RNA sequence: UCCUUAUCCAGAGCAGUGGAGGGACCGGCCCUAUGAAACUGCAGCAACCCCCCGAUAGAGCGGGAAGGUGCUAACUCCGGCAGCAGCAGCUGGAUGAUAAGAG
Repeated sequence: UCCUUAUCCAGAGCAGUGGAGGGACCGGCCCUAUGAAACUGCAGCAACCCCCCGAUAGAGCGGGAAGGUGCUAACUCCGGCAGCAGCAGCUGGAUGAUAAGAG
């Protein structure tokens, strides 16, 4: 970087450094000097990989959190495309993110 599969209405933040941006993109709407991004420390959430139990193997179910990731404003913040619909809204999709596997 590309592909496949799964998930995305739940959950969980303080401090230090830093000093103006951030929420992927576009539009909106928000967050931010009562301190953005980023980095660091500690803490936490979750349970994809993982670990434990079932005579054995696998699936499923149940339990766990040492290790590998991930995450800790707002439903992936809302919309973007399609269908139904006067609007609101609903359903599906796309995009993106994350994990595991493969190239």

Description
Predicted 3D model of a 103-nucleotide RNA (SAM riboswitch aptamer (S box leader)) from a Chloroflexota bacterium. Its mean pLDDT, the model's own confidence on a scale to 100, is 81. Taxonomically the source falls in Chloroflexota (Bacteria, Bacillati). Its Rfam family is "SAM riboswitch aptamer (S box leader)". The family has 457 seed sequences and 9,625 matches in Rfam 15.1. It was read from a public genome assembly, where an Rfam model found it.